[in-house]
Molecule: Glycine riboswitch aptamer
Organism: Rubrivivax sp. A210
């Protein structure tokens, strides 16, 4: 210097999975009974609020292999040294470790989520910018 992991912004696309059940409140027109008012059913709020079950994986989070890294134990090479003492220094060897690094669209289902519309959405495209260490 250049590209790349990678990160931010704008744009396009983007799956699953109950309009679940019960209870309180509210709104809405009906019936009934009446002096206000109150009872009953019914419908809606499905982001009004609680509780309970079933699910769903692609926000964001958690686990986990191969492999390395380390620490010990036995072997191997070399060199010092009179020496089967004894010590240095190397290695892609062999066993062990409740040690450490270590990945997903895998798996876990805390978190989110589950009619349609918003809204989020991993992960792609396409375009702007930013780009640390190592090698």
């Nucleotide at each position: 210097u250049u590209c790349g992991a990678c990160c931010u912004c704008a744009c396009u696309g983007g799956a699953g999975a109950g309009a679940g059940g019960c209870c309180g409140g509210g709104c809405g027109g009906g019936u009934g009974c009446a002096a206000g008012g109150c009872a009953c059913a019914c419908g809606c709020c499905u982001u009004c609020g609680g509780c309970c079950c079933a699910c769903c994986g692609a926000a964001g989070g958690g686990g986990c292999a191969a492999g390395g890294u380390c620490u010990g134990g036995c072997g191997g090479g070399c060199c010092c040294g009179a020496g089967a003492a004894g010590g240095g220094c190397u290695g892609g060897g062999c066993c062990a470790g409740c040690a450490c690094c270590g990945a997903a669209u895998c798996u876990c289902u805390c978190a989110g989520g589950u009619a349609a519309a918003g809204c989020g959405g991993a992960c792609a495209g396409c375009g702007a910018g930013g780009g640390c260490c190592c090698c």